[in-house]
Annotation: This is a predicted structure of a 73-nucleotide RNA (transfer RNA) from Deltaproteobacteria bacterium RIFCSPHIGHO2_02_FULL_40_11.
RNA sequence: GGGCCGGUAGCUCAGUUGGGAGAGCGUCGCGUUCGCAAUGCGAAGGUCGGGUGUUCGAUCCACCUCCGGUCCA
Numbered sequence: 001g002g003g004c005c006g007g008u009a010g011c012u013c014a015g016u017u018g019g020g021a022g023a024g025c026g027u028c029g030c031g032u033u034c035g036c037a038a039u040g041c042g043a044a045g046g047u048c049g050g051g052u053g054u055u056c057g058a059u060c061c062a063c064c065u066c067c068g069g070u071c072c073a
Base pairs, nucleotide, nucleotide: 001072002071003070004069005068006067007066010025011024012023013022019056027043028042029041030040031039049065050064051063052062053061
């Protein structure tokens, strides 16, 4: 330098005909308990790596770019 894969909640990750942003764990609150653990219910938490474009509408499509992994040179 080139190819491919990945970047989504604090962490680990889902998310394809382009229209609802989600799960588990964690955090907070309430119930249960004498109390704790466990458990049940609820809540908060997101510029979907960044930018531009296409579109009525983009996590998803196109282009540029940053970061990580891997292969080739």
Model confidence (mean pLDDT): 82 of 100.
Lineage of the source: Bacteria > delta/epsilon subdivisions > Deltaproteobacteria.
Its Rfam family is "tRNA". By type it is a transfer RNA.